[in-house]
Context: one part of a larger RNA
């Protein structure tokens, strides 16, 4: 000098874009953060509509829909950096050793049956959480049979494996379903190379190293097991100890390098602590399950409940880090034929000079050089065109009015063309619907009005005088100032630098 997720002191007008729990991966009240589908199913708790009834109430319908069965999603998105020195990451390869729901393309199929079970009804247990017995019911839930190749296995003879319907029409519509092949995107596993400090850590290793067989997995493999052999690693640093998520990048620097890994992106890992599996295409699963533990809460003392390293918010610790805000309008995601619903992702607003950038705090004239302040050799000098005063402007802020854009899709209506004529599908045209929040920009009003500080002035280093103090009080980055004339302390005036900031501290180059 440059820089920072900064903090502290003094000061503080506006806007844009960013950014903000770095410490205790400490504990958490409250609300929200993952649902959706009635075009899978039996249905009807609530509302609507219809009927009976004076009313209470009852019946129907399925516009709609609680709970339930079922499907898809919940493995994404969001957070954090504790662990990890490792194929974790980066880079380049391998997989004839592998998997892949939804999506796309292609080839084929969807036949005949069956038994249950929630919901519901009845009767119970329990303070609650919850739960038992009996009866009866549906399905795109479950099961059996048939069919079976370009699939799987194969001793090449053969053997084996599936399915589901819904909606709607005049109909061969549309949405689904099963088997197979390919694709796209995603992942698993393996390998070469690279990746901090320590030798005041020198030896480490028994599933250890290899083989055979068997098991297991989507898949190779001591991954696991039985048996056999005695190997394997290490001074080119094994093993141990310390520290640490890694990269793209970021800071600095002429570069080489050094330092670093906030925000954003990719990957990894974690989810109160430890362990485990279940379901599933995918998890050993942040807001799923089970066990153990710590902590907290409820309890009728028998027993239960919970997990903010999601968004806000709270306590604590700390030099220190924000609102218990608005909206699904946009982008994206889940479900759904769709309408739509959900979405603390996201988009916005709020707070903080935390950072960067921009703008303003006025412009021109104005000397008998007013007054006041400070200095003085008492003549004067300086503050200083600075003010007053005269003329002008209207940025920003304030008040009022207009206003483009962020919105194009979807839906619906009309219409034209095409697909086989059509109510279905595709394309085009016109109209209609949709903004949480922000607002460019224009215009009116008034009036210089509302908007300047901070640090420094001995040398380094731009900028000095007076008074006070008297090795005191104090200053200080280094040299050093202060003991009665202090340009270095304190104050005043004046000046210098930067300016909505200026200094200090910490850290990096």
């Nucleotide at each position: 000098g440059a820089g920072u997720g900064a903090a502290c002191g003094u000061u503080g007008g506006c806007g844009g874009c960013g950014u903000g729990g770095a410490u205790u991966a400490g504990g958490c009240a409250u609300g929200c953060a993952a649902g959706u589908c009635g075009u899978g199913c039996g249905g009807a708790a609530a509302g609507g509509c219809c009927c009976c009834g004076c009313a209470a109430g009852g019946g129907g319908u399925a516009c709609u829909c609680g709970a339930g069965c079922g499907g898809c999603g919940a493995a994404a998105g969001g957070g954090a950096u504790a662990a990890u020195a490792a194929c974790a990451c980066g880079u380049g390869g391998g997989u004839u050793a592998c998997c892949u729901a939804c999506c796309c393309u292609c080839c084929g199929g969807c036949c005949c049956g069956g038994g249950a079970u929630a919901g519901c009804c009845a009767c119970g247990g329990g303070a609650a959480a919850c739960u038992g017995u009996g009866g009866g019911u549906a399905a795109u839930a479950c099961c059996g049979g048939a069919u079976a190749a370009c699939g799987u296995c194969u001793u090449c003879g053969g053997a084996c494996c599936a399915a589901a319907g819904g909606u709607g029409u005049g109909a061969u519509u549309c949405c689904g379903u099963c088997g197979g092949a390919g694709g796209a995107g995603g992942g698993g596993c393996c390998c070469g190379c690279g990746u901090c400090c320590u030798a005041u850590u020198a030896g480490c290793u028994a599933g250890u190293u290899g083989g055979u067989g068997a098991g297991g997995u989507a898949a190779c493999g001591g991954c696991c097991c039985a048996c056999c052999a005695a190997g394997g690693c290490a001074a080119a640093g094994a093993u141990g100890g310390g520290u640490a998520g890694c990269g793209g990048g970021u800071g600095u620097g002429a570069g080489a390098g050094c330092a670093u890994g906030a925000c954003c992106c990719g990957c990894a890992u974690c989810a109160c602590u430890g362990g485990g599996a279940c379901u599933g295409a995918g998890a050993c699963a942040c807001u799923g399950c089970c066990c153990a533990g710590u902590c907290a809460c409820c309890u009728a003392c028998g027993g239960g409940u919970g997990g903010c390293u999601g968004c806000a918010g709270u306590c604590g610790a700390g030099a220190a880090u924000c609102u218990u805000c608005g909206g699904c309008a946009a982008u994206g995601g889940g479900c759904g034929c769709a309408a739509g619903c959900c979405u603390g992702a996201c988009c916005g607003a709020g707070c903080g000079a935390c950072g960067c950038c921009g703008c303003g705090u006025g412009c021109g004239g104005g000397a008998u050089g007013a007054a006041g302040g400070c200095c003085c050799u008492c003549g004067g000098g300086u503050u200083g065109u600075a003010a007053a005063c005269c003329g002008c402007u209207g940025u920003c802020a304030g008040a009022g009015g207009g206003g483009a854009g962020g919105a194009a899709a979807u839906u619906c209506c009309a219409u034209g063309g095409g697909g086989u004529u059509c109510a279905c599908c595709c394309c085009g045209u016109g109209g209609u619907c949709u903004g949480a929040c922000c607002u460019a920009u224009c215009u009116u009003c008034a009036g210089a009005g509302g908007a300047a500080g901070u640090a420094c002035g001995g040398g380094c280093u731009a900028a000095g005088u007076u008074c006070g103090u008297g090795c005191c009080a104090g200053c200080a980055g280094c040299c050093g100032c202060g003991g009665u004339a202090a340009g270095a302390c304190g104050a005043a005036c004046c000046g210098u630098a930067c300016g909505a900031a200026c200094g200090u501290u910490a850290c990096u180059c």
Molecule: small-subunit ribosomal RNA, 5' domain
Organism: metagenome